Transfer RNA from a Minisyncoccota bacterium, 72 nucleotides, folded computationally. Rfam family: tRNA. It is annotated as a transfer RNA. The sequence was found in a public genome assembly. Its mean pLDDT, the model's own confidence on a scale to 100, is 83.
RNA sequence: GCCGGUUUAGCUCAGAGGUAGAGCAACCGCCUUGUAAGCGGUAGGUCGUCUGUUCGAUCCAGACAACCGGCA
Numbered sequence: 001g002c003c004g005g006u007u008u009a010g011c012u013c014a015g016a017g018g019u020a021g022a023g024c025a026a027c028c029g030c031c032u033u034g035u036a037a038g039c040g041g042u043a044g045g046u047c048g049u050c051u052g053u054u055c056g057a058u059c060c061a062g063a064c065a066a067c068c069g070g071c072a
Base pairs, nucleotide, nucleotide: 001071002070003069004068005067006066007065010024011023012022013021018055026042027041028040029039030038048064049063050062051061052060
């Protein structure tokens, strides 16, 4: 330099056009003599950035960035 992949909650990941979810972690409660475990609940997101397409974009297109891999 060229090609490909990934980027979503604190962490690991779903979601593939119609206003984003799970598990773990955090917090509150129940249970327990108490702790852990278990059960219930709450909070937590400019979906990497910008632009475009669309009535509508996490999702489609382009550019850029970071990380990973391949080729040279």